Context: one part of a larger RNA
RNA sequence: CGAAAGAGUAUUGAGAGUGACCUUUCUCUAGUACGAGAGGACCGAGAAAGACAUACCGCUAGUGUACCAGUUAUCACGCCAGUGGUAAACGCUGGGUAGCUACGUAUGGUUUGGAUAACCGCUGAAAGCAUCUAAGUGGGAAGCCGUCCUCAAGAUGAGUGCUCUAAGGUUGCAGCAAGACGAGCUGCUUAAUAGGGAUCCAGUUGAAGCAAAGCAAUUUGUGAAGCUUAGAUCUACUAAUAACCAAU
Numbered sequence: 001c002g003a004a005a006g007a008g009u010a011u012u013g014a015g016a017g018u019g020a021c022c023u024u025u026c027u028c029u030a031g032u033a034c035g036a037g038a039g040g041a042c043c044g045a046g047a048a049a050g051a052c053a054u055a056c057c058g059c060u061a062g063u064g065u066a067c068c069a070g071u072u073a074u075c076a077c078g079c080c081a082g083u084g085g086u087a088a089a090c091g092c093u094g095g096g097u098a099g100c101u102a103c104g105u106a107u108g109g110u111u112u113g114g115a116u117a118a119c120c121g122c123u124g125a126a127a128g129c130a131u132c133u134a135a136g137u138g139g140g141a142a143g144c145c146g147u148c149c150u151c152a153a154g155a156u157g158a159g160u161g162c163u164c165u166a167a168g169g170u171u172g173c174a175g176c177a178a179g180a181c182g183a184g185c186u187g188c189u190u191a192a193u194a195g196g197g198a199u200c201c202a203g204u205u206g207a208a209g210c211a212a213a214g215c216a217a218u219u220u221g222u223g224a225a226g227c228u229u230a231g232a233u234c235u236a237c238u239a240a241u242a243a244c245c246a247a248u
Base pairs, nucleotide, nucleotide: 001154005165006164007163008162009161010160011159015151016150017149019148022050023049024048025047026046027045028044034039052108053107054106055105056104060102061101062100063099067095068094069093070092071091072087073086074085075084076083077082113145114144119139120138121137122136168245169244170243171242172188173187174186175185176184193239194238195237196235197234198233199232200231202228203227204226209222210221211220212219213218
């Protein structure tokens, strides 16, 4: 820009895909058929496993550099106590929320058609026989076309249902489980969108001060204490003012 008014939302599927389709072992059938024996099935039924793929974080585990604790050296806050800075960019060590992840969890490759390959056939002449082929016709593979998954009406052949008519959209602003930027999604006071605050979950592990015990190091009590990032709920305290396009 088109789709012969403008929009929102839900769809059909012509067509497309360098999407998927996997494999193994064991058990039963059955030590049966077969075979002198050794050995040992087709068909059919079931149970596990491996690799791969997709999704997720309730469990397990990893990371978690603005969370908590311990600790060495040194410097600083006048000193003690208590803290803070630096140590190759967390100094080192022990843990760890959200998020992200796999080593974790869940799911998947089902079902059953069609046309075939090699091959096996039926009927059957040329060629009184024979012959799967010449006319005709049947079976037959993890392969092919479908089935399954994803995209898909610029499918200009531009489809369809429902709803709306200042509807709807854009910019701006607050942001995000979305993201290189665009885009997508949520919200904009008739508001929980982000920050802050409160409560909680969760993490760390028992704060400082004071008191008691001990010569002291230290321990105990106050006290599931103190501190706490990304999580949940509540709360307008702070910031989301508004403008434009749009049938003409």

Predicted 3D model of a 248-nucleotide part of an RNA (large-subunit ribosomal RNA, domain VI) from Pedobacter sp. The source organism's lineage runs through Bacteria, Pseudomonadati, Sphingobacteriia, Sphingobacteriales and Pedobacter. The RNAcentral record of the full RNA draws on ENA.